The RNA shown here (small-subunit ribosomal RNA) has 1486 nucleotides and comes from an uncultured prokaryote.
RNA sequence: AGAGUUUGAUCCUGGCUCAGGAUGAACGCUGGCGGCGUGCCUAACACAUGCAAGUCGAGCGGGAGUUAAAUUGCAGCUUGCUGCAAUUUAACUUUAGCGGCGGACGGGUGAGUAACGCGUGGGUAACCUACCUCAUACAGGGGGAUAACAACGAGAAAUCGUUGCUAAUACCGCAUAAGACCACAGCAUCGCAUGAUGCAGUGGAUAAAACUUUAGUGGUAUGAGAUGGGCCCGCGUCUGAUUAGCUAGUUGGUAAGGUAAAAGCUUACCAAGGCGACGAUCAGUAGCCGACCUGAGAGGGUGAUCGGCCACAUUGGGACUGAGACACGGCCCAAACUCCUACGGGAGGCAGCAGUGGGGAAUAUUGCACAAUGGAGGAAACUCUGAUGCAGCGACGCCGCGUGAAGGAAGAAGGUUCUCGGAUCGUAAACUUCUAUCAGCAGGGAAGAAGAAAGUGACGGUACCUGACUAAGAAGCCCCGGCUAACUACGUGCCAGCAGCCGCGGUAAUACGUAGGGGGCAAGCGUUAUCCGGAAUUACUGGGUGUAAAGGGAGUGUAGGCGGUAAUGUAAGUCAGAUGUGAAAGCCCGGGGCUCAACCUCGGGACUGCAUUUGAAACUGCGUUACUAGAGUGCAGGAGAGGAAAGUGGAAUUCCUAGUGUAGCGGUGAAAUGCGUAGAUAUUAGGAGGAACACCAGUGGCGAAGGCGGCUUUCUGGACUGUAACUGACGCUGAGGCACGAAAGCGUGGGGAGCGAACAGGAUUAGAUACCCUGGUAGUCCACGCCGUAAACGAUGAAUGCUAGGUGUCGGGGGGUCAAACCUUCGGUGCCGAAGUUAACACAUUAAGCAUUCCACCUGGGGAGUACGAUCGCAAGAUUGAAACUCAAAGGAAUUGACGGGGGCCCGCACAAGCGGUGGAGCAUGUGGUUUAAUUCGAAGCAACGCGAAGAACCUUACCAAAUCUUGACAUCCUUCUGACCAACUCUUAAUCGAGUCUUUCCUUCGGAGCAAUGGAGACAGGUGGUGCAUGGUUGUCGUCAGCUCGUGUCGUGAGAUGUUGGGUUAAGUCCCGCAACGAGCGCAACCCCUAUCUUUAGUUACCAGCACGUUAUGGUGGGCACUCUAGAGAGACUGCCGGUGAUAAACCGGAGGAAGGUGGGGACGACGUCAAGUCCUCAUGGCCCUUACGCCCCGGGCUACACACGUGCUACAAUGGCAGGGACAGAGGGCUGCAAGACAGCGAGGUGGAGCGAAAUCCCCAAAACCGGCCUCAGUUCGGAUCGUAGUCUGCAACUCGACUGCAUGAAGGCGGAAUCGCUAGUAACCGCGGAUCAGCAGGCCGCGGUGAAUACGUUCCCGGGCCUUGUACACACCGCCCGUCAAGCGAUGGAAGCUGGGGGUACCCGAAGUCGGUGACCCAACCCUCGGGAGGGAGCCGCCGAAGGUAAAACCAGUGACUGGCGCUAAGUCGUAACAAGGUAACC
Repeated sequence: AGAGUUUGAUCCUGGCUCAGGAUGAACGCUGGCGGCGUGCCUAACACAUGCAAGUCGAGCGGGAGUUAAAUUGCAGCUUGCUGCAAUUUAACUUUAGCGGCGGACGGGUGAGUAACGCGUGGGUAACCUACCUCAUACAGGGGGAUAACAACGAGAAAUCGUUGCUAAUACCGCAUAAGACCACAGCAUCGCAUGAUGCAGUGGAUAAAACUUUAGUGGUAUGAGAUGGGCCCGCGUCUGAUUAGCUAGUUGGUAAGGUAAAAGCUUACCAAGGCGACGAUCAGUAGCCGACCUGAGAGGGUGAUCGGCCACAUUGGGACUGAGACACGGCCCAAACUCCUACGGGAGGCAGCAGUGGGGAAUAUUGCACAAUGGAGGAAACUCUGAUGCAGCGACGCCGCGUGAAGGAAGAAGGUUCUCGGAUCGUAAACUUCUAUCAGCAGGGAAGAAGAAAGUGACGGUACCUGACUAAGAAGCCCCGGCUAACUACGUGCCAGCAGCCGCGGUAAUACGUAGGGGGCAAGCGUUAUCCGGAAUUACUGGGUGUAAAGGGAGUGUAGGCGGUAAUGUAAGUCAGAUGUGAAAGCCCGGGGCUCAACCUCGGGACUGCAUUUGAAACUGCGUUACUAGAGUGCAGGAGAGGAAAGUGGAAUUCCUAGUGUAGCGGUGAAAUGCGUAGAUAUUAGGAGGAACACCAGUGGCGAAGGCGGCUUUCUGGACUGUAACUGACGCUGAGGCACGAAAGCGUGGGGAGCGAACAGGAUUAGAUACCCUGGUAGUCCACGCCGUAAACGAUGAAUGCUAGGUGUCGGGGGGUCAAACCUUCGGUGCCGAAGUUAACACAUUAAGCAUUCCACCUGGGGAGUACGAUCGCAAGAUUGAAACUCAAAGGAAUUGACGGGGGCCCGCACAAGCGGUGGAGCAUGUGGUUUAAUUCGAAGCAACGCGAAGAACCUUACCAAAUCUUGACAUCCUUCUGACCAACUCUUAAUCGAGUCUUUCCUUCGGAGCAAUGGAGACAGGUGGUGCAUGGUUGUCGUCAGCUCGUGUCGUGAGAUGUUGGGUUAAGUCCCGCAACGAGCGCAACCCCUAUCUUUAGUUACCAGCACGUUAUGGUGGGCACUCUAGAGAGACUGCCGGUGAUAAACCGGAGGAAGGUGGGGACGACGUCAAGUCCUCAUGGCCCUUACGCCCCGGGCUACACACGUGCUACAAUGGCAGGGACAGAGGGCUGCAAGACAGCGAGGUGGAGCGAAAUCCCCAAAACCGGCCUCAGUUCGGAUCGUAGUCUGCAACUCGACUGCAUGAAGGCGGAAUCGCUAGUAACCGCGGAUCAGCAGGCCGCGGUGAAUACGUUCCCGGGCCUUGUACACACCGCCCGUCAAGCGAUGGAAGCUGGGGGUACCCGAAGUCGGUGACCCAACCCUCGGGAGGGAGCCGCCGAAGGUAAAACCAGUGACUGGCGCUAAGUCGUAACAAGGUAACC
C1' cells in the first nucleotide's frame, strides 16, 4: 500500500466482500512448564451458612475470677498452727452497661440520571470543616439525675414495665474572660456592587474535665494553617421535527421565614413575565472522565481491570444523631417477598468476602495471614480489619522456555504416485556420538524486617544454588480454485456436500469426502460475535448534482450568510510573549531492577485545552468621516405574438332554406357499418352559429417561468440605447412566508361549429375490450372559484469578475457614403472552434473553463415516492416521507460484433425471361413409422434420406435363436513333449468341434539353434462394448464468398481505431487516385493439368497426298512421313495496337488483327474462422466397462417384414410417337480366375468351340438417337408396361425365404399431374446410347464418355443467400435473443382491521403512614429562680399544612396480539397473452 466482483471486452459511477489490528469474550479440536495480569458483560434476580467495625478499664460504677494481707467467726487440736466462712484492703485478669472516639472511611454496584451529573476554567465580598499543626489565654466552685445492679411483673419469643440503689471526661446552673459574637456610632485604605480590611470606643451576652506509672495525655475559648467539603457561573457533553410550541412558584419584585451559606429554597402580596427554529417541550437511549481500541492524521468506537467524580444499597417516603449522613452491615413508616410463632405478635435485607439456587454461550475457593502496606480505637501493649498481602481454580490475555543437538545414503522398510524408468515422504528414521533447559529425585537455601538492639514471614522449605540420572515424560490446529503462501491420487456424480465474495459439484472435481504431499501459525489453532481500519462509501482535512443518485417549476422577499474605494479610532475575532492550571497512572524518549521479556521503577517529554496578563494592528468585525467604478433615479429615443378589457374582419367546416340535377355518395390495404329515390353527394344563392386566425413566419421577437400570433382602441409591466444632472453601497443570495404556475380534472352559470376520452356499430384477428372506419357524450370555448402537478428540459439554481477567435441574425448608438459596402460600440439570440474541463459523449465569453458568495439537493438496486402520522384539498389527490424483507449487483458513456417487419451501394440461375422436371401413376431405392426372436449400427433443415454400402442368397454381419471353446480365432514371453505341421482322404455331427488313414523337414562346430504342432501355468490376448461433449486424423458447410490479419507508426485513459474508410473501377481487399499512415502475410489472380490454333522432333499398331503393285473389296503390299493422330519440346493472348469515354489514372466501350479477346472453356486448388456439425462401426487413441463373456467358433434365420408417410430415381401416359425392316457415324475405358471374333446348333437368355489378344489405335467388348422408306390414326390404343402363370438360361456348395436374364402367355395404374417445389445461361439444358469401379452372380444407383443439340436474360421493384458502408439496440448462449403483467403453487416479512391485552409518563380528585414545621398543650416534669404558692423552661397528647404507597376518573402515547383483508419480495423447467428493447412491427416516454 491494496485486491475480488456488473461487461464479449473497456472506462467510469456505485454498492457488496476480503487481507490488518483489538476483546472481561464464547464455542470446536488439542494441551508440557513458568512469570505477570485478569475472571457474572445476563437477573439492581432470590439468598442457607460463616466472616466483612470496632476499640478504649490510663473516663465511670458494678459484676465475676485469681492471688495476697488484715480482722472476725467456726472447726480441728499438734496452743500456735492448719482448714473453712464472712468482712475490709491491695494487686492482677476479664467485661455486660454508662461514657468517648470511630460506624459519613475502607469495600460493592451502575438501577436511576441528558443533569452544573461529569469534564475544564473560574467565583464564594454568600459558606462549613471532627481528628492534625502553630499561636494566645484559661480550667474556680457547686448541683441534680440515670443505666448497670436488685426485687417484682407481662410475654411463646423479640422485648418491655414498675419500684429501689449508684458513678463519671455523662448532664445542669454560677463565677471569670477577649482582638471572637451582638447593638451603636467614627477614621483610613481598598473593591464592579452589596461591601471588605485595618485602627480605636461604649454597652451586652458567652467556656472548661479530668486521668495518671509525674514522663505526659486530655479539656475550654479565640485566631491562623492544612485537609476535606457545600453552593454559584462560562464553555463542552447522544438520537429523533413523522415531538413546535412549553411554562402558575412559572419569570421578576417587596416583605417575612429558612439554611453553614446565595437563591421562589418556602410563604403572602404585586407585576406578567420566562424559555424556544442557535431546537424549548416531549419521546428514546445512556453513569461521566483520565483513559482504552483503531487510524498517517483528522476522526470513529468503547467507558472491564487501575485512578478521579457522581448516584444507589429489596421498592418508595422520612427525619434523628453527628464536624460530616437524610447513613450498604443505624432508626421510623408504607409496599412486595422470605423466615419464626403458643396466631396475640415478631425477625430479615450479600450491588462487602467466600458460597448457593436461578438466568445464561459464559466468568473462580464457603482457602491462609494480619508478616508487609494502609485504616479505626488506644498513652501504650495491643485489638479489629474478606481493605490488603498471599495461595487455589480457568491457555482468558500478554511474555518467556522446552519437546533435543551433531553426524548419518544401502537414499532401508513402509506409505503415496507413476509414462513402470522413476519420483516423493527423506538425513527424515534406524545407527553412532553429545548435551540436560523444563518436569522428576536428593542436598543447601534467601531478600522481602524498618532509625539502634532484640523480636516478628501468611507466602514457604517458595524463589534461587548445587549434585546425580535418563533422549527418556512433553505437538497440535487450520488451510492448499482466485483473492492468498501451499497439488496430486482415489471415491462421489447438480447427489452427498462446500462457500467470506466470485462461485464449485450433472463420470477424468487442484473448490465435496478420504489419503499422500505441501503451506501457515504453534501450546495453541480455527470459528462465531463486536469495534476501528481499508471506506475519499457523509468527503473539516477530503466528494459530488447536463446524461451515472442528485438543481427547488419559476419569481418576490423576511431572518440569516456574504459584501466596493479611502482615511481614522477601537481591539471582539486574529497573531506573539509571559504566568497559572491541564492529578496520579497510562502514552513517547532515555536510564535502572527481576537470567531475558512481559512486568516493575526513576528522570524527561507530551497532555494540541482552559484561564489570566502584556503587547501588535495587516485582515475580518464595530464606530466615525469621505468617495463613485456596484446599485438606483432623472432626461431623450426607438423595438416587441409582454399583460388586461372592449370592439371588429375575412377564408374555411357544419347546419338551415330555396334552385339546378340524378343514383349513387362516403370510406379503406380491401371492405362494411353510415348517408341517399321521403332526392343525398355535386353545384348556385341566401341565412345561422361557434371556434381558430392561412400567407407574412424567420434556430426572428417578448416574458421570471408557465407561456404569447387576424385587425383597431383604451389601460398597463419590463428590457434596451444615448446622456452623465441626482442619491451615495442603498448590493448579492435567500431557510420559512407570499403571489404566479401547461394540460387534464373539480364546482356554479353560460356556450357548443369542428375535434373528440367514455360508449355504440363495422372491419381486422386464433382472440382484438386495440391499431383502421362510421357515429358520438363529457371535455375543448367564456365568466368566477379550486387544484398545484408535467420529460414544468438547456434533464444544466442565482449573482459577480476573469479567460483566443471566426461567422450569421435581432434591437439601438457612433464613424463613413448620394445610397451602400465597410469599421466600431452596447444589449439579445444561433452555429463552428483554441486553451482548459470531462468517465466519455461533449461544454467551450449564453461554460460543463478559472475563482468568490448564497440557496437547494444526492449517498447501491428493489421494497417505494409505498405504509403510518401530520398539513393542504369539495374530491381526485398533493406535500412531507420510513421500515421489515430481498439482491450482488442496478447504472452512465463509449467499443467490437450480431440482429432489425432501418437506410444506401453491389453480387449470385436469387428473382425475372425461358427450357425441362418433381409433387398425381406403376415400379426401383433410401428413410420414418409399425411389426419382429432379430428386423445390427450410424447419418437428421439447407449441409440425413440411390448417404457410410464401388454392389446383404452363405460369407460379408456387427443383429436374433440354438450348440461349442476358455491363455483363447490373433501377438509376445516361460516350460513339457514330439519331429513335424500343412495338404489330401474316410467316419461322425444340423455344423464347427471330434476320431482316424496317409504323408513326411532345415542349419550344424553334433553340444545345440531355428521352425512347427501338442499339453501346462500365468502375465496377457480379444471387444463393430460406452463416451465424436475427453481426442488425433479426416470430411461436410457458409463459400471459390472476398475476405481475414500482422509489424512499425499515429490517435484514444481504455476496449479499440487507423491501415482495410473515401472517389472511381473490377469476377476479385482487382487496380488507380486521395488519405497518418508506411509496409507485409494468409486468401484473389498467376504458376499445375485437360481442351481450342500453329511450329518443331519422332513415326508403329495410326495415316495415305503424291509414286508404284495388287485385290470382288479393304493401307492389302512396296514406299512415304505430307496430313490426321500419338507424346515430348516450343509458340501464341499481353488491353500489346487504334479510336472514344474517364481525373491526363485505373479502367470501360468499340474496332483491327487473330484459331482464340479482355479470367478463351473446364479442372485441381477452399484464407481467418463458424456450426461442442459428422465420424470411437475405416484407422489411431485417453478415461470407463466385459473377461467360462459384451471374447472366439459354427448352423439356421434376420438386415429383403408392411395398414402407412416422405425423399431420390426409372418407365410412362404417346403421333416431335410406337412397331418391324434397312443401312450409317463415336469417345473414353476394360480385358488371363480375363475379353473373346469368325463358325455351328438354339426363337432367345445362352451353349459348343476357341482364331486372336497379356494390347498406342494391331484382337475382343462395340453404339443408340439420328437417317431411309413402310405400317399404326387418337383409342386405355400396335401407347404403357406393372402384376401373374409357365418353360428356361447363367453364376454359385446352395437362387425357398432372397439373384439376374430369356421365350410364350397375362396386360394393372396411368390421358401430362393440387398446394407447393427443383435444375439449367452454350457445346449448356434437353434427348440418345456407351464404358468403368464394386463384383462368382446381381445397376433403374454412382463415376466417366461421346452423339444430336436449343430457348431466354427487359432488368434488379420483390423472394432467398452473400459482401461493403451507415444507423438504432435494454441482444453478446448474440432475434430460435431479451423481456412485461395477470392468474395458479410454496415460503417470508409487512400495512389495514371490529377489537383484546400489557406498559411507562403526566393531569384531576379521594384516602392519608412515618416525619419535620406550626398551633395548642386543661395532662406530665430532677437540676435554675423562688415569698415554697409558684415561675422560667421542657415534654406527652391533640389539631393543622405538606406528605409516600394505595384508590378513582378521563384522555393521550408506546408496545404485543387479532377473524378477515391489501399490496410486496423470493422460489430451473406451470397458464394466458406480447406491452418494451430494431421504425419491436400503432415511435417511445412523462
The RNAcentral record of the sequence draws on ENA.